[in-house]
RNA sequence: AACGAACGUUAGCGGCGCGCUUAACACAUGCAAGUCGUGCGAGAAAGGGAGCAAUCCCCGGUAAAGCGGCGCACGGGUGAGUAACACGUAGGUAACGUGCCCCCAGGUGGUGGAUAACCUUCCGAAAGGAGGGCUAAUACAGCAUGAGACCACGGCUCCGAAAGGAGCUGAGGUCAAAGUCGGCCUCUCUACAGAAGCUGGCGCCAGGGGAUCGGCCUGCGGCCCAUCAGGUAGUUGGUAGGGUAACGGCCUACCAAGCCGAAGACGGGUAGCUGGUCUGAGAGGAUGAUCAGCCACACUGGAACUGAGACACGGUCCAGACUCCUACGGGAGGCAGCAGUGGGGAAUCUUGCGCAAUGGGCGAAAGCCUGACGCAGCGACGCCGCGUGGGUGAUGAAGGCCUUCGGGUUGUAAAGCCCUGUGGGAGGAGACGAAUAAGUCGUGGCGAACAGCCCCGAUGAUGACGGUAUCCUCUUAGCAAGCACCGGCUAACUCUGUGCCAGCAGCCGCGGUAAGACAGAGGGUGCAAACGUUGUUCGGAAUUACUGGGCGUAAAGCGCGUGUAGGCGGUCUUGCAGGUCGGAUGUGAAAUCCCUCGGCUCAACCAAGGAAGUGCACUCGAAACCGCGAGACUUGAGUGUCGGAGAGGAAGGCGGAAUUGUCGGUGUAGAGGUGAAAUUCGUAGAUAUUGGGAAGAACACCGGUGGCGAAGGCGGCCACCUGGCUCGGUACUGACGCUGAGGCGCGACAGCGUGGGGAGCAAACAGGAUUAGAUACCCUGGUAGUCCACGCCGUAAACGAUGUGCGCUGGAUGUUGGGGCCCCUAGGGUCUCAGUGUCGUAGCUAACGCGAUAAGCGCACCGCCUGGGGAGUACGGCCGCAAGGUUGAAACUCAAAGGAAUUGACGGGGGCCCGCACAAGCGGUGGAGCAUGUGGUUUAAUUCGAAGCAACGCGCAGAACCUUACCAGGGCUUGACAUGGGUCGGACCGGUCCAGAGAUGGACCUUCCCCGCAAGGGGCUGGCCGCACAGGUGCUGCAUGGCUGUCGUCAGCUCGUGUCGUGAGAUGUUGGGUUAAGUCCCGCAACGAGCGCAACCCUCGCCUUCAGUUGCCAUCAGGUUUGGCUGGGCACUCUGGAGGAACUGCCGGUGACAAGCCGGAGGAAGGUGGGGAUGACGUCAAGUCCUCAUGGCCCUUAUGUCCUGGGCUACACACGUGCUACAAUGGCGGUGACAAUGGGAUGCCAGGUCGCGAGGCCGAGCCGAUCCCGAAAAGCCGUCUCAGUUCAGAUCGCACUCUGCAACUCGGGUGCGUGAAGGUGGAAUCGCUAGUAAUCGCGCAUCAGCAUGGCGCGGUGAAUACGUUCCCGGGCCUUGUACACACCGCCCGUCACACCAUGGGAGUUGGUUCUACCUUAAGUGGCUGCGCCAACCGCGAGGAGGCAGGUCACCACGGUAGGGUCAGCGACUGGGGUG
Repeated sequence: AACGAACGUUAGCGGCGCGCUUAACACAUGCAAGUCGUGCGAGAAAGGGAGCAAUCCCCGGUAAAGCGGCGCACGGGUGAGUAACACGUAGGUAACGUGCCCCCAGGUGGUGGAUAACCUUCCGAAAGGAGGGCUAAUACAGCAUGAGACCACGGCUCCGAAAGGAGCUGAGGUCAAAGUCGGCCUCUCUACAGAAGCUGGCGCCAGGGGAUCGGCCUGCGGCCCAUCAGGUAGUUGGUAGGGUAACGGCCUACCAAGCCGAAGACGGGUAGCUGGUCUGAGAGGAUGAUCAGCCACACUGGAACUGAGACACGGUCCAGACUCCUACGGGAGGCAGCAGUGGGGAAUCUUGCGCAAUGGGCGAAAGCCUGACGCAGCGACGCCGCGUGGGUGAUGAAGGCCUUCGGGUUGUAAAGCCCUGUGGGAGGAGACGAAUAAGUCGUGGCGAACAGCCCCGAUGAUGACGGUAUCCUCUUAGCAAGCACCGGCUAACUCUGUGCCAGCAGCCGCGGUAAGACAGAGGGUGCAAACGUUGUUCGGAAUUACUGGGCGUAAAGCGCGUGUAGGCGGUCUUGCAGGUCGGAUGUGAAAUCCCUCGGCUCAACCAAGGAAGUGCACUCGAAACCGCGAGACUUGAGUGUCGGAGAGGAAGGCGGAAUUGUCGGUGUAGAGGUGAAAUUCGUAGAUAUUGGGAAGAACACCGGUGGCGAAGGCGGCCACCUGGCUCGGUACUGACGCUGAGGCGCGACAGCGUGGGGAGCAAACAGGAUUAGAUACCCUGGUAGUCCACGCCGUAAACGAUGUGCGCUGGAUGUUGGGGCCCCUAGGGUCUCAGUGUCGUAGCUAACGCGAUAAGCGCACCGCCUGGGGAGUACGGCCGCAAGGUUGAAACUCAAAGGAAUUGACGGGGGCCCGCACAAGCGGUGGAGCAUGUGGUUUAAUUCGAAGCAACGCGCAGAACCUUACCAGGGCUUGACAUGGGUCGGACCGGUCCAGAGAUGGACCUUCCCCGCAAGGGGCUGGCCGCACAGGUGCUGCAUGGCUGUCGUCAGCUCGUGUCGUGAGAUGUUGGGUUAAGUCCCGCAACGAGCGCAACCCUCGCCUUCAGUUGCCAUCAGGUUUGGCUGGGCACUCUGGAGGAACUGCCGGUGACAAGCCGGAGGAAGGUGGGGAUGACGUCAAGUCCUCAUGGCCCUUAUGUCCUGGGCUACACACGUGCUACAAUGGCGGUGACAAUGGGAUGCCAGGUCGCGAGGCCGAGCCGAUCCCGAAAAGCCGUCUCAGUUCAGAUCGCACUCUGCAACUCGGGUGCGUGAAGGUGGAAUCGCUAGUAAUCGCGCAUCAGCAUGGCGCGGUGAAUACGUUCCCGGGCCUUGUACACACCGCCCGUCACACCAUGGGAGUUGGUUCUACCUUAAGUGGCUGCGCCAACCGCGAGGAGGCAGGUCACCACGGUAGGGUCAGCGACUGGGGUG
């Protein structure tokens, strides 16, 4: 785009078309083929009239029936069958027919016998039938005639290649006929008139011709399967005969053995064919409704009859199935005609009107018949046209929807105002389609004719549709819009609901709480009386590629050769004209398509003319090319000849090394083997070593991207036989060539058969190891096999994943073999042919890559491919001894499977390099008790979060109440808190009392500010009322901001421009060095730049300077309370400001003359001096909605809020982090050694005093370099002596103390008493590289109180680092990848379960078909015909001829037996697919 459509929703009108695609299923009922009295005989009833009636007349020689003629073979339906001369197209028929029609020419004479109807008898239920009797014809049968036709035999002419045919002709044989109707009287006869006469019409017979329609034959054309490869006995041909309208094996007999087939016979499946139709740019593809041509069929199968024509849709006979009637004896029927019914189906109409038109049959005609046809009805089924209104109208109305709350949108849309009247409704008028009818009149023709008939002109009846189309008048905007879609493709977006549910979906895919994708709504988009969906076809699809594709790696080159058919083929000359090209002719039906024009108001539709129909045939011509014939040529190809190289093949012989075994010698305890071992061998002498002999197999070095071969493949040496290749010169043949479907041959390894052989090696197997296991890898053994001969197999990553041959197209370089030339000759250079490699130009390629050995540019031929899986499977065929090979599907299933390259990530890949990463060390954890956090469990609640590293002394820098978010109970509801309104009141605050657990409730005392004279207003505040709202530690960290952790203080992450690449992307950033560092240097198609690194900042270490109290005290002085205490000073220490200092700067070495590195000097400090702050692009949907902020959702007398009490402190357990220990490097006692950071007013607290003590009381000083905390501890001295202790301190008891409203659950401390586990901690695991670890104490934050935690401070103060193999993490380069939520990836197979399709399967059921035989209806043919018979012959008998009957042949259906093939089912079974 299309449709004979269907379904869903919707629906106003008209025109023109179309309408069982399925069950060629079955059919009730009606109709669809009759007509002619001018062929014939016979001939009513009813009715009407007359009449008393009989009867007569009319209807009427009518109806119905019969004989006869013509028609019924057309028209109409259907598409079953058919793969065929069925159809299409072009031809042939000299091998034929043709009723009715036309033309020509001729005839139509004379006889005869029957028979239906009718009458009558009878049988039958019926359908129907039998016998007897009568009768006619255009019915039937002889006879005559024969222009002519036909047959056989002759003659002549012409055509033809022939066979044969056409025409003329001779004589012979055979063959006809039917009448009827009208008119007339010219002739003849009867004599008003009629006929045997004349005339006209229609007929009849025999011929010739035409037209039309058919029969038959042929070339060419149009489906699938080769998993159908061979088929065929009337088969192929001949001869003779039969048969037909006619040729023919069409049929029969005989003879011969042919005929068809890879250009697809035979078989199977499917199918009516065509003009056309749909699609497409075309070529094609699909299709074959309506219309038209042809064919086939008519319930199924068979058969003939009649006829011009049939093997006959509405005929006959037989058989079968089915239906109906029946009196059970027997009969009837055939809608695939029009309507209609049932059924089937997703689905397809009225049992209508009319012969008015067109057409058909019959008829002389009138006319009759006609479900052909013309019309109407039903159906949006299709195409076309029209309408549902037009103009104006902004408060941009209301309502809806959205909203950022401003508004936006629906939207000029509506309303309103002004118009119009198609369709609809009412009333009226009203068609075209109709003319060559009959008849009548007129001119003319035939004729004797003013009959009659014929031609022409005039006149002349008839409408189903239909009171329809159309027209006029009136009427009202009134009665007339839907459907689909809105994630991308694809035009059109928001809200709400839902929450991987419900659902959507053509593909991709949407939906798991913010869905433009589901559903609804608003809005929009598209089309519109329709719109969508489904189905189907073509297109897009160059996705079967003729036009117009491919095959190195995506699917695809046969493993290789040889060669048949076929395809293709060098140069020149000449001929032919098959292909080819041009012209002419015929045909290519009509319709359709296209163009022009015309008719319906337009269009659809219809009509006229033209064009086209790419085809076929015939004819004329051309001769370049292809082809064919003839002749010639040498360049393709080949042959001879001289040389050459070679693991080419086959077969024979020979050789040495090694291995193993054997014999002997020497010799002794091991050997062998491995990562390490063991099995194994060995004191019966191994291994080792030496000598001899044996066997089999393989041939080191040479050896080489060296050679040879078609491939597989070929390797010691020698000779024999043999194939191919190649170079050079020359002679010859003369296209002999290339490719190659089938065919044939060769074809590694493994395997098979028979027979040999068997040293080594070695599937299977055994043992030993390894391992979780180890049916493996390793080891010790070991059989087939490996070897030979003969025969099979026929595969492979048989690979260059690259078919063969030929030609052409820049180079460079190596190598093998040959040849030419040159030179300065153990040699070298150069050219060339044939091979074999590497790199590369152009070009090609998706890229990788290929690149004279093409994957470039061309030609020829073959093979092969067409998404993945199923599957190289199944079935079938062929081959094979088997194993198996070859050929080779489908169902089903998926939305991919693949190729090349890119960036990452990963690797039990590689290279380089870092890090307390390992190693080297020191100290811990894991064991104990306790503290603390977590899990788990428990609980009314044990609030919540954090979860490997990177949760777990984490949020928590401090849960008794509070905190607090949890639980129980008691309360409040504009609320504990904010803003706004109304009203009443008042300061607020503070205080007292009562009830209560308290919250709370009640009573009482006290009590405002500003302006204003006042009234009043304003502010603040409390109660009450109502509404907006508050409130939420409720949910979502996977909706978010912010902040944080982590990789990681790792050295990386990027950009601009340029360049390269089709692109992703690359380059830069890689490389060589170097660094802590993408740090720096050098190089480089890159050049620069940014974020990171470093530096700048803080701090510690040295120095200088400034300043000098509360700090300090060297100098000077004073004092005695000896303390910088005082005066004084600021030198020093110190404090805290500003500076300096370090930069590989200097020297040496090294390095590339660099960057840098190593060493040294100087220096307080040396190569980033130590420490801190500082965290790139990003990753982990990392963490946090319970810090805060915030979208959405949820709660609203509660999920908010207040209160009391409880809980977060539970405890069989498990884990993390710690503390204290287990002791002597220690405990205890003693002791005026020495710090630093800090903190202090509801505070630190000197000192005094009481208490054993915690602490109490009194109390100075200090808002602090001034006073206080404040004592530092480890240290040193003494003692204890290895013990569960003078270790360790848990636990528990008693008694106190402090804080606090309050220490019961549940705080800290003190004293006395008690004195648990624990004796250095399994597997495993952590920290640390120097002022570090370890060890010692001190301070601070939080805080009423509570520190083993956190954050800080100082004291004492080590050990070790060979080194980078390994573990972990990381950086750079490179490599592989089937990974990309990226190795915690991906993914394979079994097993289990469910479902699906499928193979095998004992069989079983059905379809179809074949063969053989049996049976044989009807029918036709042959024979017979003793029964029967009208026509002819015969006087007759009888004959001729015919019929029945009989019989034979063929034969449908049927039967028996056996095959082929297809399909269904099938216990069980095999694999496959999906989940």
The RNA shown here (small-subunit ribosomal RNA) has 1475 nucleotides and comes from an uncultured delta proteobacterium. The RNAcentral record of the sequence draws on ENA. Its Rfam family is "Bacterial small subunit ribosomal RNA".